[in-house]
RNA sequence: GAAGUAACCCAGACGAUCGCUGGGUCUGAACAGAUCCGGAGGAAAGUCCGAACACCACAGGGCAGGGUGCUCCGUAACGCGGAGUCGCGGUGACGCGAAGGCAAGUGCAACAGAAAGCAAACCGCCUGGCGGGAACCCUCUCGUCAACGGGAGGGUCCGGUCCGGUAAGGGUGAAACGGUGAGGUAAGAGCUCACCAGUUCUCCGGGUGACCGGAGAAGCUAGGUAAACCCCACCCGGUGCAAGACCAAAUAGGGAAGCGUUAGAGGGCGGCCCGUCCGAGCUUCCGGGUAGGUCGCAAGAGGUGUCGGGCAACCGGCAUCCACAGAUGAAUGAUCGUCACCCGGGUCGGGGUAACCCAGCCCGGGCACAGAAUUCGGCUUAUGGGUUGCUUCGGCC
Numbered sequence: 001g002a003a004g005u006a007a008c009c010c011a012g013a014c015g016a017u018c019g020c021u022g023g024g025u026c027u028g029a030a031c032a033g034a035u036c037c038g039g040a041g042g043a044a045a046g047u048c049c050g051a052a053c054a055c056c057a058c059a060g061g062g063c064a065g066g067g068u069g070c071u072c073c074g075u076a077a078c079g080c081g082g083a084g085u086c087g088c089g090g091u092g093a094c095g096c097g098a099a100g101g102c103a104a105g106u107g108c109a110a111c112a113g114a115a116a117g118c119a120a121a122c123c124g125c126c127u128g129g130c131g132g133g134a135a136c137c138c139u140c141u142c143g144u145c146a147a148c149g150g151g152a153g154g155g156u157c158c159g160g161u162c163c164g165g166u167a168a169g170g171g172u173g174a175a176a177c178g179g180u181g182a183g184g185u186a187a188g189a190g191c192u193c194a195c196c197a198g199u200u201c202u203c204c205g206g207g208u209g210a211c212c213g214g215a216g217a218a219g220c221u222a223g224g225u226a227a228a229c230c231c232c233a234c235c236c237g238g239u240g241c242a243a244g245a246c247c248a249a250a251u252a253g254g255g256a257a258g259c260g261u262u263a264g265a266g267g268g269c270g271g272c273c274c275g276u277c278c279g280a281g282c283u284u285c286c287g288g289g290u291a292g293g294u295c296g297c298a299a300g301a302g303g304u305g306u307c308g309g310g311c312a313a314c315c316g317g318c319a320u321c322c323a324c325a326g327a328u329g330a331a332u333g334a335u336c337g338u339c340a341c342c343c344g345g346g347u348c349g350g351g352g353u354a355a356c357c358c359a360g361c362c363c364g365g366g367c368a369c370a371g372a373a374u375u376c377g378g379c380u381u382a383u384g385g386g387u388u389g390c391u392u393c394g395g396c397c
Base pairs, nucleotide, nucleotide: 001393002392003391004390005389006388007387008386009385010384012339013338014337015336016335017334018333020039021038022037023036024035025034026033027032041369045380046379048378049377050376051375052374053240054239055238056237065236066235067234068233069232070084071083072082073081074080085099086097087096088095089094100231101230105229106228107225108224122170123169124166125165126164128162129161130160132158133157136155137154138153139152140151141150142149143148178196179195180194181193182192183191197221199218200217201216202215203214204213205212206211244295245294246293247292254286255285256284257283258282259281266278267277268276269275302321303320304319305318306317307316308315309314341366342365343364344363345362346361347360349358350357351356
């Protein structure tokens, strides 16, 4: 210097103008106005887990159903986090893993292949049977003997066929029932032996534990799949702030009491009296519910600092802070200016042999993802920039 890897931090600042919203105080009867203070996030998001809180259900136990699944620790709790173990990936820093059990039971495996689960014989290899060939060898025999020729039998060899043996070799497949060597065999085979690998069991040592290291024995090796049924261990009641509590209108039902139905309550004819018309209901109280409103709802598994414990997650002590977002057709904004930050280009200066680096100035552009809705703890996803540690490679001294 380049590439990579891990952790952490920030999320623009100031000023001016115009607005929105919550609270306090003052003016103000209602509404409104003035002033002061406050007003989104690291993810407020997805609504995926776990809780608080609220209501409903609920003797106790079990079944069914669902979830989680290496170990220890942390936590209110978790499927989360920390530290580890084992496996896999990477040269490495480091990353990833639903990582209990398939030597409990049951099931499943396309295509290819002879055979895919207490394996299997297509080619190959081998013993044997049948029938055949003929270069060769041996024996017997015939042509009177030999040479030579013919015949029969046997051996060897070659290819055919049949019954078997064989998993060492070939070929198929994601996967073919340990590997190498020797013995053994008709040919072979953990069939036997030595070494190696692996499994289970026992013992010893280390560790809280997962597990690690060592020794011995067995069996000769028990394949894969449990985000297949299943087995084992542990956990789990339901619905969600539109939970829920309180106040409570108009209208229409319900209940009670009183008055009234030609001895007529009540109503219309603008207020009253008379008159006239209609006329069977009218008045008061109680209770439930709706609209609407208030609370729930901002002091909390709180924040900050410091000390102590712990590798860490985290926990404890002390001090200190809190009107400090609380909307609901849903506020938290917009414009302008200066500066900061990032990117690209140009220029001058400095350093260096060089590649290149550093600082300044000018011009242009950019400034992300996204917005509370009962509240917390997590996870996941989106996103601009910066800092530091570590790793690998290259150059120079």

Source information:
A computed fold for a 397-nucleotide RNA from a Desulfobacterales bacterium, annotated as Bacterial RNase P class A. It is recorded under the gene name rnpB. Taxonomically the source falls in Desulfobacterales (Bacteria, Pseudomonadati, Thermodesulfobacteriota, Desulfobacteria). It matches the Rfam family "Bacterial RNase P class A". It is annotated as a ribozyme. Rfam links the family to the GO terms tRNA processing, ribonuclease P activity and dimeric ribonuclease P complex. Model confidence (mean pLDDT): 75 of 100.